The RNA shown here (Guanidine-I riboswitch aptamer) has 106 nucleotides and comes from Marinobacter sp. BSs20148. Its mean pLDDT, the model's own confidence on a scale to 100, is 77.
């Protein structure tokens, strides 16, 4: 200086938005003396939430890989490190999602 490897899946979490549910607000028909409530329509995620998305550098588990003992079965050990844009993409939308352990930095 250049290259390769750094596994897969599931559940969950940090985080994320707004299709749906709920919440809230406005309008409006009917009922009422009136209010409230119910129904319908629209707005709000500068609404804690449920559904939903969700980590390479978060957690856990299963499998896988390497290795030691062993005839086999099986059991033990290891599986390290990891700073990071701009921009683009998907879904309703956004993101620590995907491009991406990418560019770049060290």
């Nucleotide at each position: 200086c250049a290259a390769a490897u750094g596994g897969u899946c599931a559940a969950c979490u940090a985080g994320g938005g707004u299709u749906c549910c709920g919440a809230u607000c406005u309008g409006c028909c009917g009922u009422u003396g009136a209010c409230a409530a119910c129904a319908c329509a629209a707005g709000u995620g500068a609404c804690u939430g449920g559904u939903c998305c969700g980590a390479g550098a978060g957690u856990u588990g299963a499998c896988g890989g390497c290795u030691u003992u062993u005839u086999c079965c099986a059991a033990g050990g290891c599986u390290a490190c990891g700073c990071g844009g701009c921009g683009g993409g998907a879904c309703a939308a956004a993101a620590g999602c995907c491009c991406g352990g990418g560019a770049g930095a060290a």